[in-house]
RNA sequence: CCCGAUAAAGGCAAACUCACGGUAACGUGGGGGCGCAAAGCCACGGGUCCUAUGGUGAAGUUUGGAUCGCCGAGCUGCCGAAG
Numbered sequence: 001c002c003c004g005a006u007a008a009a010g011g012c013a014a015a016c017u018c019a020c021g022g023u024a025a026c027g028u029g030g031g032g033g034c035g036c037a038a039a040g041c042c043a044c045g046g047g048u049c050c051u052a053u054g055g056u057g058a059a060g061u062u063u064g065g066a067u068c069g070c071c072g073a074g075c076u077g078c079c080g081a082a083g
Base pairs, nucleotide, nucleotide: 002083003080004079011036012035016031017030018029019028020027021026034069040075041074044072045071046070047067048066049065050064052062
């Protein structure tokens, strides 16, 4: 360094729910705990979702957003058995 134990210490927190914010996706805080070794940071590429536009409708295009706990790139990082 790769790797990741039925290890130790700590960390994060899905669904659901309450309050607040947002047209919405969703966010923040409380409860909760399914999971997570980057479930730390980052919207750069792809995906998905929302919004406006457009259209008979659907699809596509375009606008502005959301999501990194969908995948990849980039940056940083705790612990340590076996191999």
Predicted 3D model of an 83-nucleotide RNA (c-di-GMP-I-GGC riboswitch aptamer). Of the family's consensus pairs, 90% are formed in the model. The sequence was found by an Rfam model in a public genome assembly.